[in-house]
RNA sequence: UUUGAAGCUGUGGGAGAGACCUUUCUUUAAUAUACAUUAAUGCAAGGCACCGAAGGCGCAACCGCCCGGAAACGCUCAGGUAAAUGGACUACAGCUUUACG
Numbered sequence: 001u002u003u004g005a006a007g008c009u010g011u012g013g014g015a016g017a018g019a020c021c022u023u024u025c026u027u028u029a030a031u032a033u034a035c036a037u038u039a040a041u042g043c044a045a046g047g048c049a050c051c052g053a054a055g056g057c058g059c060a061a062c063c064g065c066c067c068g069g070a071a072a073c074g075c076u077c078a079g080g081u082a083a084a085u086g087g088a089c090u091a092c093a094g095c096u097u098u099a100c101g
Stems, first nucleotide, its partner, number of pairs: 001101001003099011018048001020047004025042001027040005049081003055077001056075003062069003
């Protein structure tokens, strides 16, 4: 210094599935003048349905030989189902490590 591999940072892209139902409470507005009703909002609890691309678990091809590793496949524990956040993966830029020439 070239190329490959691994990792980190920044910027950008990035899917799927109910803004579900019920209930308590806070706040706001209206009605009323009883301290109750209706609507909205926020959080919490419960319930059913669903998604799969943080993570996790399981296995296949395959790799290695003790029985292990192993996916964007499967499971759905966790997570998620308007927006926001998150998001495997990916493009560009920078940095670190490593292998070969």